[in-house]
Context: one part of a larger RNA
RNA sequence: UGCACAUGGUGGAUGCCUUGGCGAUUACAGGCGAUGAAGGACGUAGUAGCUUGCGAUAAGCUGCGGGGAGUGAGCAAACACACAUUGAUCCGCAGAUUUCCGAAUGGGGAAACCCGGCCGUAAGGUCAUUGCAUACUGAAUACAUAGGUAUGCAAAGCGAACGCGGCGAACUGAAACAUCUAAGUAGCUGCAGGAAAGGACAUCAACCGAGACUCCGUAAGUAGUGGCGAGCGAACGCGGACCAGGCCAGUGGCAUCUUUGAUGAAUAAAGCGGAACGAUUUGGAAAAGUCCGGCCAUAGAGGGUGAUAGCCCCUUACACGAAAUUCGAACGGUGGUACUAAGCGUACGACAAGUAGGGCGGGACACGAGAAAUCCUGUCUGAAUAUGGGGGGACCAUCCUCCAAGGCUAAAUACUCGUAAUCGACCGAUAGUGAACCAGUACCGUGAGGGAAAGGCGAAAAGAACCCCGGGAGGGGAGUGAAAUAGAUCCUGAAACCGUAUGCAU
Numbered sequence: 001u002g003c004a005c006a007u008g009g010u011g012g013a014u015g016c017c018u019u020g021g022c023g024a025u026u027a028c029a030g031g032c033g034a035u036g037a038a039g040g041a042c043g044u045a046g047u048a049g050c051u052u053g054c055g056a057u058a059a060g061c062u063g064c065g066g067g068g069a070g071u072g073a074g075c076a077a078a079c080a081c082a083c084a085u086u087g088a089u090c091c092g093c094a095g096a097u098u099u100c101c102g103a104a105u106g107g108g109g110a111a112a113c114c115c116g117g118c119c120g121u122a123a124g125g126u127c128a129u130u131g132c133a134u135a136c137u138g139a140a141u142a143c144a145u146a147g148g149u150a151u152g153c154a155a156a157g158c159g160a161a162c163g164c165g166g167c168g169a170a171c172u173g174a175a176a177c178a179u180c181u182a183a184g185u186a187g188c189u190g191c192a193g194g195a196a197a198g199g200a201c202a203u204c205a206a207c208c209g210a211g212a213c214u215c216c217g218u219a220a221g222u223a224g225u226g227g228c229g230a231g232c233g234a235a236c237g238c239g240g241a242c243c244a245g246g247c248c249a250g251u252g253g254c255a256u257c258u259u260u261g262a263u264g265a266a267u268a269a270a271g272c273g274g275a276a277c278g279a280u281u282u283g284g285a286a287a288a289g290u291c292c293g294g295c296c297a298u299a300g301a302g303g304g305u306g307a308u309a310g311c312c313c314c315u316u317a318c319a320c321g322a323a324a325u326u327c328g329a330a331c332g333g334u335g336g337u338a339c340u341a342a343g344c345g346u347a348c349g350a351c352a353a354g355u356a357g358g359g360c361g362g363g364a365c366a367c368g369a370g371a372a373a374u375c376c377u378g379u380c381u382g383a384a385u386a387u388g389g390g391g392g393g394a395c396c397a398u399c400c401u402c403c404a405a406g407g408c409u410a411a412a413u414a415c416u417c418g419u420a421a422u423c424g425a426c427c428g429a430u431a432g433u434g435a436a437c438c439a440g441u442a443c444c445g446u447g448a449g450g451g452a453a454a455g456g457c458g459a460a461a462a463g464a465a466c467c468c469c470g471g472g473a474g475g476g477g478a479g480u481g482a483a484a485u486a487g488a489u490c491c492u493g494a495a496a497c498c499g500u501a502u503g504c505a506u
Base pairs, nucleotide, nucleotide: 001505002504003503004502006500007499008498009497015491016456017455020427021426022424023423024422025421026420027419028418029416030415031158032157039101040100041099042055043054044053046079047078049075050074051073061095062094063093064092065091066090070083071082072081106115107114108113116127117126118125119124129155130154131153132152133151134150135149136148137147162193163191164190165189166188167187173180177227203210204209214241215240216239217238218237224232225231245408247406268325271320273318277293278292281289294311295310296300302314303313304312357381358380359379360378361377362376363375364374367393388403389402390401391400392399443450444449463490466477467476468475469474
């Protein structure tokens, strides 16, 4: 030095576990904000820090309910001091307080700071802008108007997706590329609602008829469109979901009133009751395992307890429960007074113009100007008036069908920041969220922004008193424990890598 075997170190794979994630289903909720939000800064406990809670009344104050023995949140013990069967802590509902910044709104500002006016003895209150309404006042300038002042109401800002408008790419594909595609997508932006949008035929159809809109399936990758390339891609009809119509020359806003639903029953938000088991044996400690004999079950879902528990504990099935707060359906009853509805009859009136259409240029329609109808309109024009007008894919006639240029309208549909319950041939710490752990943290960057690593002693800290070596670190005894090669770098503890002992070979 090599090989073999044994035994260690290092390292943290693997196995097992799960506080965390991921994906669904159902129900609810779908907003918060000048009565100051979302989000923060700074404070706040007897004791430093962080998290949580709270706000100078500061881990809390008040009231009403629930509850029933300990409590003063956690990391996280300890000491001190308190509270509590005269009912604390805790839970629910309602109320009070709620510093400073932030739309931030008295002025300013480098957010959490600085500086003011007015009223008030003080405490404290109040003072932004814009829009609308009303009133007062009031120039040049006579009436007036502009302007000014006051009062009242409203708006603003935030928020995950879903919605409707406005603006609107490129990579890419076409095996290059320009029309085309990607795509009216991404992005930016305005506005809104719990949904939004659409909606009661100037619609389709085809000589038969249908009868608002929305969504799904089919028709159908069809008819078409297309450097007829790549691609794009309907409708009629049929089957379903859901069904609802109504106002009108006015419409919108604001104010007021209201049968915007009395009563019963039911619901949500604290809670309460809630069945039934012992022994034996194994197990280094622990029985829920084994064995023996029982019991409950409208409860054998699940979790915990020293190994695997229907009967030990929390729960579970089932039953019950609210003073104040929220929601409040179906059904039944009442009423036709008011506002109305239906049928019949009579009379009068109305039925939407710079509109429809046309020329030119664009855009939307599955449809790229095409034979190109239909819809929208930048520009130039420009009718008719129910004896009328639009459409039926150039256009004309016949025929059929409907009545534009004014509003409103639930449901079926879309989504999930969130609340509650439940589930998974989903993950199990290089996985699953970036984040199981004080993570959008540490750290990086001037900034926009980027962005980690890091889980496991044990049933219980019983976390090793005391002695010895050592300056300490660390170790050896002793002790705890079932186990300490479970000793805090702590379950298991693979490999690479590094030793030690023995044997053999050189």
Molecule: large-subunit ribosomal RNA, domain I
Organism: Paris polyphylla var. yunnanensis